[in-house]
């Protein structure tokens, strides 16, 4: 001196699904029931990698099984959400941090 990923803050964009039923009360909230959504968060996992056991072999490979690691916008629907508002993964821009790389 260049200033990646990640993290934080700000601005913009940003979907889905009952303003459902019952009860209570302080009218915006609590509890319960049924029906739904997936894009806060969380969980699961294919190929593949490592390792162990068995079969087999001179030895490795092959074959079968177990364990660990291993992705999501896929799946689950725990949580969250189903009028508006708020919030939301993700994308863009700005700033800070950071310090990969040259």
């Nucleotide at each position: 001196a260049u200033g990646a990923a990640g993290c934080c803050g700000g601005g913009g964009a940003g979907a889905g699904a009952g303003a459902u039923c019952c009860c209570g009360c302080u009218u915006g909230u609590g509890g319960g029931g049924c029906a739904c959504c997936g894009a806060a968060g969380g969980a699961g996992u294919a190929a593949c990698c490592u390792u162990c056991c068995g079969u087999g072999u001179g030895g490795c490979g092959u074959c079968g099984g177990g364990a660990g690691g291993g992705a999501a916008a896929c799946u689950c629907u725990c949580a969250g959400g189903u009028a508006a508002a708020a919030g939301u993964a993700u994308c863009c821009c700005c700033g800070g941090u950071g310090g990969a790389u040259g």
A computed fold for a 102-nucleotide RNA from a Syntrophomonadaceae bacterium, annotated as Glycine riboswitch aptamer.
Its Rfam family is "Glycine riboswitch aptamer". Rfam describes the family as follows. This family represents the bacterial glycine riboswitch. Glycine riboswitches usually consist of two metabolite-binding aptamers domains with similar structures in tandem. The aptamers cooperatively bind glycine to regulate the expression of downstream genes.
The sequence was found by an Rfam model in a public genome assembly.
The coordinates come from a structure-prediction model, not an experiment, and the mean pLDDT is 79.